[in-house]
RNA sequence: UUAUCAAGAAAGGCAGAGGGAAUAGACCCGUUGAAACCUUGGCAACCUCCCGUUUUUUAGGGAAAGGUGCUACGUUCUACUAAUAUUUUACAGAAUAUUGGAAAGAUAA
Numbered sequence: 001u002u003a004u005c006a007a008g009a010a011a012g013g014c015a016g017a018g019g020g021a022a023u024a025g026a027c028c029c030g031u032u033g034a035a036a037c038c039u040u041g042g043c044a045a046c047c048u049c050c051c052g053u054u055u056u057u058u059a060g061g062g063a064a065a066g067g068u069g070c071u072a073c074g075u076u077c078u079a080c081u082a083a084u085a086u087u088u089u090a091c092a093g094a095a096u097a098u099u100g101g102a103a104a105g106a107u108a109a
Stems, first nucleotide, its partner, number of pairs: 001109005010040004018029003023079004041071004046067002048063004075104001080101009
């Protein structure tokens, strides 16, 4: 920089209090054993491989041996911004919900 991020997928050992990216708030998980580490599985399909499209331009399908990632909760939710709806209010404004865009993060190349 590009693509994806509402899906999917377990046990055991060890260990002993934390964990969920950062900041803030909320919420959830955790001694019915957190994180980390190890082993064996599993899930995914980014690279690789095969078929195939394209032939300036690279759609789609398959495999899962290799590289890699993951294996509670929508990227756990919100924050920045826009729209829609509802409620409240004379208006301004405020609250809730939904949808989108961005920022940041994670993974792959």
Description:
Model confidence (mean pLDDT): 75 of 100. The RNA shown here (SAM riboswitch aptamer (S box leader)) has 109 nucleotides and comes from Mariniflexile maritimum. The source organism's lineage runs through Bacteria, Bacteroidota, Flavobacteriales, Flavobacteriaceae and Mariniflexile. Its Rfam family is "SAM riboswitch aptamer (S box leader)". From the family's description: The SAM riboswitch is found upstream of a number of genes which code for proteins involved in methionine or cysteine biosynthesis in Gram-positive bacteria. The sequence is in RNAcentral, with records from MGnify.